[in-house]
Context: one part of a larger RNA
RNA sequence: UCACGGUUAAGGAACUCGGCAAAUUAGUCCUGUAACUUCGGGAGAAGGGACACUCUGGCGCGAGCUGGAGUCGCAGAGAAAUGGCCCAGGCGACUGUUUAACAAAAACACAGGGCAACGCAAAGUGGAGACACUACGUAUGUUGCCUGACACCUGCCCGGUGCUGGAAGGUUAAGAGGGGAGCUUAGCGCGAGCGAAGGUUUGAAUCGAAGCCCCAGUAAACGGCGGCCGUAACUAUAACGGUCCUAAGGUAGCGAAAUUCCUUGUCGGGUAAGUUCCGACCUGCACGAAUGGUGUAACGAUCUGGGCACUGUCUCAACCGUGAGCUUG
Numbered sequence: 001u002c003a004c005g006g007u008u009a010a011g012g013a014a015c016u017c018g019g020c021a022a023a024u025u026a027g028u029c030c031u032g033u034a035a036c037u038u039c040g041g042g043a044g045a046a047g048g049g050a051c052a053c054u055c056u057g058g059c060g061c062g063a064g065c066u067g068g069a070g071u072c073g074c075a076g077a078g079a080a081a082u083g084g085c086c087c088a089g090g091c092g093a094c095u096g097u098u099u100a101a102c103a104a105a106a107a108c109a110c111a112g113g114g115c116a117a118c119g120c121a122a123a124g125u126g127g128a129g130a131c132a133c134u135a136c137g138u139a140u141g142u143u144g145c146c147u148g149a150c151a152c153c154u155g156c157c158c159g160g161u162g163c164u165g166g167a168a169g170g171u172u173a174a175g176a177g178g179g180g181a182g183c184u185u186a187g188c189g190c191g192a193g194c195g196a197a198g199g200u201u202u203g204a205a206u207c208g209a210a211g212c213c214c215c216a217g218u219a220a221a222c223g224g225c226g227g228c229c230g231u232a233a234c235u236a237u238a239a240c241g242g243u244c245c246u247a248a249g250g251u252a253g254c255g256a257a258a259u260u261c262c263u264u265g266u267c268g269g270g271u272a273a274g275u276u277c278c279g280a281c282c283u284g285c286a287c288g289a290a291u292g293g294u295g296u297a298a299c300g301a302u303c304u305g306g307g308c309a310c311u312g313u314c315u316c317a318a319c320c321g322u323g324a325g326c327u328u329g
Base pairs, nucleotide, nucleotide: 001324002323003322004321005320006319007318008317010315011314014313019310027051028050029049030048031047036041038149052071053070054069055068056067057066058065059064072076084308085307086306087305088304089303090302091300092299096108097107112147113146114145115144116143117142118141124133125132126131150295151294152293153292155225156224157223160222161221162218163217164216165215166214169213170212171211175207176206180202181201182200183199184198187194188193226244227243228242229241230240253287254284265281266280267279268278269277
């Protein structure tokens, strides 16, 4: 000097990103127990009291229960083991699961909700196939996707993309079709050249499915959900009006939020002092309804703010024990 353990005057979070770590609390019985609540909980809420030993009475089969008198210590659950508590908020309903070896969470899952496919030789999946799983199941089922208890709800848009359906028209492949054209040459022609049949090369019109175009439907499908100007008898604001654009212009609810740039917004609360926190406001850079919206009792080794208790976290350090290091032998 370090590691581990122990004690500490006065103060008691002044430490620190943050009470991290440590301390407090702790057992059994009695008492008592709030908001809120899904009436189960919350709850061991919180808070308070008792507890040893000696002699002795009553009751009990007994464990034991219930009295009286007294004794000792600083201390009677005398050691060990053995909850600190409360208030408010965010997120996720919950118990669970996860990055074996830096992340345990607000991530995943979940019961519940919804949509879609599939009538069984099912859809879906594996395989080249036979075949197998699904399932020795049968729509109260199986598969895929989204949401995520519960309560109250879930608005508008089908123009784009996707999916489903439609079949009149347009477009359209292989294929069918073969008008015509080139090459070749029997023959004809004085020659230039023409040129049957056959062969060969090429090939127009026409016929020709799905798809696409087209017509509808569909948003708990992917997704989307405006701008400018004016107006009320102070001012301010604009219930109201005008105009442009759109498929439709964001409804309810929430809102400086796990979302707010400006921003430490403004006001209120808490503090002597508060970029955090809580309650409001709404000017939402850039919330918003199963990519779910808003609440919510209970729950959480979750995150954030505050308080009580408690403490060597600190003011500010000291001492002790064990081990290491170091020095000397």
About this RNA:
The part of an RNA shown here (large-subunit ribosomal RNA, domain IV) has 329 nucleotides and comes from Runella zeae DSM 19591. The source organism's lineage runs through Bacteria, Cytophagia, Cytophagales, Runella and Runella zeae. The full RNA is in RNAcentral, with records from SILVA. Model confidence (mean pLDDT): 88 of 100.